[in-house]
RNA sequence: UUCUUAUCCAGAGAGGUGGAGGGACUGGCCCUUUGAAACCUCAGCAACAGGUCCAUUGGAUACUGUGCUAACUCCAGCGGGUGAUAAACCUGAUAGAUGAGAG
Numbered sequence: 001u002u003c004u005u006a007u008c009c010a011g012a013g014a015g016g017u018g019g020a021g022g023g024a025c026u027g028g029c030c031c032u033u034u035g036a037a038a039c040c041u042c043a044g045c046a047a048c049a050g051g052u053c054c055a056u057u058g059g060a061u062a063c064u065g066u067g068c069u070a071a072c073u074c075c076a077g078c079g080g081g082u083g084a085u086a087a088a089c090c091u092g093a094u095a096g097a098u099g100a101g102a103g
Base pairs, nucleotide, nucleotide: 001103002102003101004100005099006098007097008096013042014041015040016039017038021031022030023029025077026076027075028074043069044068045067048065049064050063051061052060053059054058073095078092079091080090081089082088
């Protein structure tokens, strides 16, 4: 980096360095000098895989490997439906994120 597959309305932040951006992309709307990104320390959340225990097709457990700790994946993007051609809502895909497996 590509493919397959599962999940995505739950959950969980303080300090230090740093000094202007960040929320994938586009539009919107937000966050941010009452301190963005990034890095470090500590803390926490979470059963995806491994391990362990109980059990029987499941449950428990943060020990290991990842992941995560503003807003539903922040909302929409391409279609379908309810509705009044509105607002609002429902739903399938696309895109994205994370895990596991494969090349």
This is a predicted structure of a 103-nucleotide RNA (SAM riboswitch aptamer (S box leader)) from Guptibacillus hwajinpoensis. The coordinates come from a structure-prediction model, not an experiment, and the mean pLDDT is 88. Taxonomically the source falls in Guptibacillus (Bacteria, Bacillota, Bacilli, Guptibacillaceae). Rfam family: SAM riboswitch aptamer (S box leader). Rfam describes the family as follows. The SAM riboswitch is found upstream of a number of genes which code for proteins involved in methionine or cysteine biosynthesis in Gram-positive bacteria.